[in-house]
Molecule: Guanidine-I riboswitch aptamer
Organism: Staphylococcus succinus
């Protein structure tokens, strides 16, 4: 690199930071803008191999159907990468462990 299916996708959640929105500060008679703040609850956003649901798909069965069933098990660093930035994201069912 190719072939091979314990397969693929969507929505949501655990979780995540701060590009945008909002909020707060600063400033002002007042207001807007700029600047600062994620040690700001939040909205947009990212998001699980080992989380959930649904759909597709695959295989098997046979009562032949718009049918039924199955799709198991799964402890896991450090370091690095992307994005604005980070993460149960990716490296990764990795290195290791049993």
């Nucleotide at each position: 690199a190719u072939a091979a299916a314990u397969g693929c996708u969507u929505u949501c959640u655990a979780g995540g930071g701060u590009u945008c929105c909002g909020c707060a500060a600063c400033g002002u008679u007042a207001a807007u803008g700029a600047u600062u703040g994620g040690u700001c609850u939040g909205g947009u956003c990212c998001g699980a191999g080992a989380g959930a649901a649904a759909g597709c798909c695959a295989c098997a069965u046979c009562u032949u159907a718009u049918a039924u069933g199955u799709g198991a098990c799964a402890c896991g660093g450090a370091a690095g990468g992307a994005u604005a930035a980070a993460a149960g994201c990716c490296u990764g069912g990795g290195a290791g462990a049993u």